Predicted 3D model of an 87-nucleotide RNA (c-di-GMP-I riboswitch aptamer) from Peribacillus deserti. The coordinates come from a structure-prediction model, not an experiment, and the mean pLDDT is 87.
RNA sequence: AAAUGAAAAAGGCAUACUUGUCGAAAGACCAGGACGCAAAGCUAUGGGCCUAAGCAGCAAUUGCUGUAUGGCUGCCAAGCCGCCAUU
Numbered sequence: 001a002a003a004u005g006a007a008a009a010a011g012g013c014a015u016a017c018u019u020g021u022c023g024a025a026a027g028a029c030c031a032g033g034a035c036g037c038a039a040a041g042c043u044a045u046g047g048g049c050c051u052a053a054g055c056a057g058c059a060a061u062u063g064c065u066g067u068a069u070g071g072c073u074g075c076c077a078a079g080c081c082g083c084c085a086u087u
Base pairs, nucleotide, nucleotide: 002087003086004085005084012037013036017032018031020029021028022027035074041080042079043078045077046076047075048072049071050070054067055066056065057064058063
């Protein structure tokens, strides 16, 4: 430096759910909690997925449809960076 993640060690992250806060929602954050994770570290760049406030159209009584400028990196890629071990 590269490849790999079988076993191990040092440590790391934290699903569902719950309290509180923010948000129209999706979701985010704090704390608890661990389903799992070798990038479950970072970046919404490509695809994918979620939501639809606002806007537009339709409807006509508060509804339906479309739309991301809102989100998800713990969906897949890509880019950047990194611990340990083995070869």

It matches the Rfam family "c-di-GMP-I riboswitch aptamer". Rfam links the family to the GO term cyclic-di-GMP binding.